[in-house]
RNA sequence: GGGCUCGUGGCUCAGUUGGUUAGAGCGCGCGGUUCACAUCCGCGAGGUCGCCAGUUCGAGUCUGGCCGAGCCCA
Numbered sequence: 001g002g003g004c005u006c007g008u009g010g011c012u013c014a015g016u017u018g019g020u021u022a023g024a025g026c027g028c029g030c031g032g033u034u035c036a037c038a039u040c041c042g043c044g045a046g047g048u049c050g051c052c053a054g055u056u057c058g059a060g061u062c063u064g065g066c067c068g069a070g071c072c073c074a
Stems, first nucleotide, its partner, number of pairs: 001073007010026004019057001028044005050066005
């Protein structure tokens, strides 16, 4: 330098052929239960989906560029 795959809450991930609320588990906070801790139960906070553009009535989801990660080739 070239090719491929990937980039979603603190972590691990889901998100069907673009469609009207961005979710789950773990973790965190509060409450209940307990003598207490853990477990268990309930409630809650937290992300506008790597960044910037484009297409579209509408993009996490398609296109381009850039950034980052992994693998391969030179």